Predicted 3D model of a 349-nucleotide part of an RNA (small-subunit ribosomal RNA, central domain) from Candidatus Schmidhempelia bombi str. Bimp. The coordinates come from a structure-prediction model, not an experiment, and the mean pLDDT is 90. Its Rfam family is "Bacterial small subunit ribosomal RNA". NCBI's taxonomy places the organism under Bacteria, Pseudomonadati, Pseudomonadota, Gammaproteobacteria, Candidatus Schmidhempelia bombi.
[in-house]
Context: one part of a larger RNA
RNA sequence: CUGGGCGUAAAGGGCAUGUAGGCGGAUGAUUAAGUUAGGUGUGAAAGCCCCGGGCUCAACCUGGGAAUUGCAUUUAAAACUGGUCGUCUGGAGUAUUGUAGAGGAAGGUAGAAUUCCACGUGUAGCGGUGAAAUGCGUAGAGAUGUGGAGGAAUACCGGUGGCGAAGGCGGCCUUCUGGACAGAUACUGACGCUGAGAUGCGAAAGCGUGGGGAGCAAACAGGAUUAGAUACCCUGGUAGUCCACGCUGUAAACGAUGUCGAUUUGGAAUUUGCGGUCUUGAGCUGUGGGUUCCGGAGCUAACGCGUUAAAUCGACCGCCUGGGGAGUACGGCCGCAAGGUUAAAACUC
Numbered sequence: 001c002u003g004g005g006c007g008u009a010a011a012g013g014g015c016a017u018g019u020a021g022g023c024g025g026a027u028g029a030u031u032a033a034g035u036u037a038g039g040u041g042u043g044a045a046a047g048c049c050c051c052g053g054g055c056u057c058a059a060c061c062u063g064g065g066a067a068u069u070g071c072a073u074u075u076a077a078a079a080c081u082g083g084u085c086g087u088c089u090g091g092a093g094u095a096u097u098g099u100a101g102a103g104g105a106a107g108g109u110a111g112a113a114u115u116c117c118a119c120g121u122g123u124a125g126c127g128g129u130g131a132a133a134u135g136c137g138u139a140g141a142g143a144u145g146u147g148g149a150g151g152a153a154u155a156c157c158g159g160u161g162g163c164g165a166a167g168g169c170g171g172c173c174u175u176c177u178g179g180a181c182a183g184a185u186a187c188u189g190a191c192g193c194u195g196a197g198a199u200g201c202g203a204a205a206g207c208g209u210g211g212g213g214a215g216c217a218a219a220c221a222g223g224a225u226u227a228g229a230u231a232c233c234c235u236g237g238u239a240g241u242c243c244a245c246g247c248u249g250u251a252a253a254c255g256a257u258g259u260c261g262a263u264u265u266g267g268a269a270u271u272u273g274c275g276g277u278c279u280u281g282a283g284c285u286g287u288g289g290g291u292u293c294c295g296g297a298g299c300u301a302a303c304g305c306g307u308u309a310a311a312u313c314g315a316c317c318g319c320c321u322g323g324g325g326a327g328u329a330c331g332g333c334c335g336c337a338a339g340g341u342u343a344a345a346a347c348u349c
Stems, first nucleotide, its partner, number of pairs: 004320003007303002012317001014201004021194003025088007033081002035077008049065006091191001092188004096183004103177007110154001115149007125136002162169002206247006215241002220236004258316006266294012298305002322349003331342004
């Protein structure tokens, strides 16, 4: 290894690009590395195993055989795998015409609302709660009107709607730009799949430098509550939240479900293409891509999954191996730090 698993029991890497490696469509020829068969040599003796013989038996001794599954060499075969040379179009890709979309980056711009400032009107409260108080207000608040400033976010549309590899993405306009899908042809001709290392991307919080700061709000202060209240509630409030550049590299980064391909009954809905048809209707019907629900066989410990599989197969990667100790110590690598990553043992049940 033969021969286990990974939705929820331990276990899918956060996501992608891609190096080595592993695996790889159809067909013809050739080769003979793998493969198969035969021959030769070797594979010491003893031992093991089989058939005999000798000590009265046995242990023991002894003769012969088998075995020695291997290696080398040689002859042959050519189906499969590999190599080489051709051919092909189904996998993959390119061109062309269109379609939908919060996909990304940069710039501009709009209206509502909150806050603040100035001025007007106006007078005693406002605010807040379970009830209050802290707080604000006769130095004129709150309310209301006009004007202005500034930051952040984009009501309705809005949807188990859409897009994106994931993280994620939402006013409107412009520029630049990635991907997906459909139709019809033409072209390339296996160019493919996966992917250890590696590289890039990667919410929030956090860090560095410089801006910005309306609202919200860790910390903090005060008021309540309470036996206490380092909380829940209230009044304030600083980092932060926003922008630029750089770092960090983690999340229940979740579908707790790796990527790719093939095969296998159905129904309903939705989104986005392309066709056909006529009785032009919000029609009927065919065919692609996505998404959601329900369910068949099958699978599953059950729950459930069920053509978007957790069904049935194949290729490749990652990961698991009792609980605690521990995702810790030590060491290495990375980081400005916070810390991240790799990752034990003693001991104990």